[in-house]
Context: one part of a larger RNA
Molecule: large-subunit ribosomal RNA, domain IV
Organism: Bdellovibrio bacteriovorus
RNA sequence: UUUUGGUCAAGGAACUCGGCAACUUAACACCGUAACUUCGGGAAAAGGUGUGCCCGCGAGAGUGUAAGGAUUUACUCCCCAAGCUUUUUCGGGUCGCAGAGAAAUGGGAGUAGCGACUGUUUAUCAAAAACACAGGUAUGUGCAAAGUCACAAGACGAAGUAUACAUACUGACGCCUGCCCGGUGCUGGAAGGUUAAGAGGAUUAGUUAGCGCAAGCGAAGCUGAGAAUCGAAGCCCCAGUAAACGGCGGCCGUAACUAUAACGGUCCUAAGGUAGCGAAAUUCCUUGUCGGGUAAGUUCCGACCUGCACGAAUGGCGUAACGACUUCUCCGGUGUCUCGACCAAAUGCCUC
Numbered sequence: 001u002u003u004u005g006g007u008c009a010a011g012g013a014a015c016u017c018g019g020c021a022a023c024u025u026a027a028c029a030c031c032g033u034a035a036c037u038u039c040g041g042g043a044a045a046a047g048g049u050g051u052g053c054c055c056g057c058g059a060g061a062g063u064g065u066a067a068g069g070a071u072u073u074a075c076u077c078c079c080c081a082a083g084c085u086u087u088u089u090c091g092g093g094u095c096g097c098a099g100a101g102a103a104a105u106g107g108g109a110g111u112a113g114c115g116a117c118u119g120u121u122u123a124u125c126a127a128a129a130a131c132a133c134a135g136g137u138a139u140g141u142g143c144a145a146a147g148u149c150a151c152a153a154g155a156c157g158a159a160g161u162a163u164a165c166a167u168a169c170u171g172a173c174g175c176c177u178g179c180c181c182g183g184u185g186c187u188g189g190a191a192g193g194u195u196a197a198g199a200g201g202a203u204u205a206g207u208u209a210g211c212g213c214a215a216g217c218g219a220a221g222c223u224g225a226g227a228a229u230c231g232a233a234g235c236c237c238c239a240g241u242a243a244a245c246g247g248c249g250g251c252c253g254u255a256a257c258u259a260u261a262a263c264g265g266u267c268c269u270a271a272g273g274u275a276g277c278g279a280a281a282u283u284c285c286u287u288g289u290c291g292g293g294u295a296a297g298u299u300c301c302g303a304c305c306u307g308c309a310c311g312a313a314u315g316g317c318g319u320a321a322c323g324a325c326u327u328c329u330c331c332g333g334u335g336u337c338u339c340g341a342c343c344a345a346a347u348g349c350c351u352c
Base pairs, nucleotide, nucleotide: 002346003345004344005343006342007341008340010338011337014336027051028050029049030048031047036041038172052094053093054092055091056090058088059087060086061085062084063083068078069077070076071074095099107331108330109329110328112326113325114323115322119131120130135170136169137168138167139166140165141164147156148155149154173318174317175316176315178248179247180246183245184244185241186240187239188238189237192236193235194234198230199229203225204224205223206222207221210217211216249267250266251265252264253263276310277307288304289303290302291301292300
């Protein structure tokens, strides 16, 4: 020097991205305890008081002797002075700086976000708002079930049977969950169009018996090519379906100050974003504007709405309780700091 501990005047977060680290608090008994709330909680809320030892008057509990009582006469039962054990109120006294005398042993409160909760997770940089969850919904499946593993046999599902099983999405609870089926998907339909293998075999090519003086023609057979026609599902087509994948407009004008536009016009669309929320874990401009808190606040809280680019089970908005989650604030206490100092142990360096 470093590491690990210990102490500190005055101040008390001025430190810092941030109270990180440390400090505070702490046990037991009694008193007392807010908003809010799903009436269970919140709650050990918060905030207070007491605590050693000695003596004394009491009180409660247990055991249970003597006496008393009972009968079924028993090594019985009931009730209980005494004695013993134990808990405790109250009163008095007494010692120390200090009585939960050491150790162990919650700091507290408010606000907002997210997730309901307990739980799970990146063994070895992430414990979370991620996953799961009970609850909700949809779809499939009638039993040799659907689904899954396997070439198969076979097995799981299930020694279950639609209050079951499988798959997908959402994620307690409360209030709710709007419009669009044009596209994509799924389900249903079967008239028409298209359409494979296959069926079909018109026509045609090669070969050559034969005919012909020749050029050439050319039956049957064999070997190739092959039109029309028939031909399933699918696709086209017609419907349904959004807690299926998804989507949910623009321009112009208008009210007796101004501003704004309940109102009107027009274009486009499958339909033009409803309720609720909103500078938000979403807001670029932006440190938006106003209010609160501070002497001073890019964060925070409450509003506004001009939502670049919220929005309803890719759930919307609330929400008591819960959280080693995240934001902001306050009280207490503190070497985090102003600003350092000293002590101990270990370690290294230097000197000898």